[in-house]
């Protein structure tokens, strides 16, 4: 110096000049002008998890249903999230052992330490019920298709039977595995080691590790199939909900007139026809409308201190959008990355181009998804240099 990875951050600036939107001081009787401040994010998205917050319903119970969570510790208000740490599965590199092959380097299978990665919806399969597709002779009370062993027959091609789970084939899975001995062949039939189960020391809070003893194997997989254990859950979302409250229309209730010569409707008028009302004064719901709710908080930053780490303690400072369906931009000008052409051995010059996802609507802690560029720390390879 390159490339890769994992974590944190930023995600243009400076300045003119022209807008948007609250707020607040002037100036006007208004209308309206002046000023001054102050104004989107790491996700403001999705609306998936957890609270606060509000009203609703209750017995501040407890049982069923019904949803969720699910390896251990830790953090948190609070999680399904976050930190740590265990265990499996697949994978890769060394080394190591057994087996084959080879005259040798070797090499093929298998198995095991150890380290990297990668992934786990990671409680329970000796409460229960169910499933296990195609394939294949058999898929869970196992099974003899091919081979192997043997008996009996035989027209010598073979046929009928017995044994046998070592080989082969089939499948995602064939009821331990790999040797050696054993047997007509075979086989935990016996023995070593792994594997697997009970019991068990020591270490660890603990998930779990290392060990010992005993067992010849007995207990296949699936719970993201029913189930079972343990543990957590009342609904509802600011359009949530409180408060003030018009005009003019209906509601009521009390007086007072009035009983059709009036008044409405029926089409503007006559005629029919059909309603019953008027005026005063009260009382209470609603709608338009306005106030709160609404931003000062699990809050931001600096130092220090505690733990691997999440995170938590002390102290100083600081206050930072709350407006309604909703502003928060746009133009030049210098400049900074970045990408690109030309000049140049090079340093470098200069001309063009050039900044991404996205948009607060009650508030916070997360997960997820979407982002052009660029910074920093750490880490593994690689090359170079001294």
């Nucleotide at each position: 110096c390159c490339a890769g990875g994992c974590g944190g951050c930023c995600g243009g600036g400076c300045g003119a000049c022209c807008g948007c939107g609250g707020c607040u001081c002037c100036c006007g009787a208004a209308a309206g002008g002046g000023g001054g401040g102050c104004g989107a994010g790491g996700a403001a998205a999705g609306u998936c998890c957890g609270g606060g917050c509000u009203c609703c319903a209750c017995g501040a119970a407890a049982a069923a249903a019904c949803g969720g969570u699910g390896c251990c510790g830790g953090g948190u208000a609070a999680c399904g999230c976050c930190c740590g740490g265990c265990g499996g599965a697949c994978u890769c590199u060394u080394g190591c052992c057994c087996a084959g092959g080879g005259g040798a380097a070797c090499u093929u299978g298998g198995g095991u330490c150890a380290g990297g990665g990668u992934u786990c919806a990671g409680g329970g399969a000796c409460a229960g019920u169910g499933c296990c597709a195609c394939a294949g002779a058999a898929a869970a009370c196992a099974g003899a298709c091919c081979g192997c062993c043997u008996g009996c027959u035989u027209u010598c091609g073979g046929g009928c039977g017995g044994g046998u789970a070592a080989g082969g084939g089939c499948g995602a899975a064939a009821c331990g595995g790999u040797g050696c001995g054993g047997c007509a062949a075979g086989a935990g039939c016996g023995c070593a080691c792994c594997g697997c189960g009970g019991c068990u020391u020591c270490g660890g809070u603990a998930a779990c590790g290392c060990g010992g003893c005993c067992g010849g194997c007995a207990c296949g997989g699936c719970a993201a199939a029913c189930c079972c254990c343990a543990c957590c859950g009342g609904g509802u979302g600011c359009a949530a909900g409180a408060c003030c409250g018009a005009a003019u229309a209906g509601g009521g209730g009390u007086g007072a007139c009035g009983c059709a010569u009036g008044a409405g409707c029926u089409u503007u008028u006559u005629c029919g026809g059909c309603u019953c009302g008027u005026c005063a004064c009260c009382c209470g719901g609603g709608u338009u409308g306005g106030u709160c709710g609404c931003u000062u908080g699990a809050g931001c930053g600096g130092c220090g201190g505690g733990g691997u780490a999440a995170u938590c303690c002390g102290c100083c400072g600081c206050c930072u959008a709350g407006a309604g369906g909703a502003a928060u931009g746009g133009u030049c000008g210098c400049c900074c990355a970045g990408g690109u052409g030309c000049c140049g051995c090079a340093a470098g010059g200069u001309g063009c181009u050039g900044g991404a996802c996205a948009g607060a609507a009650c508030c916070c802690g997360g997960c997820u998804u979407a982002c052009a560029g660029g910074c920093c720390g750490c880490c593994u390879g690689g090359u170079g240099u001294u």

Background:
The RNA shown here (Bacterial RNase P class A) has 386 nucleotides and comes from a Pseudomonadota bacterium. It is recorded under the gene name rnpB. It matches the Rfam family "Bacterial RNase P class A". Gene Ontology terms of the family: tRNA processing, ribonuclease P activity and dimeric ribonuclease P complex. Its mean pLDDT, the model's own confidence on a scale to 100, is 76.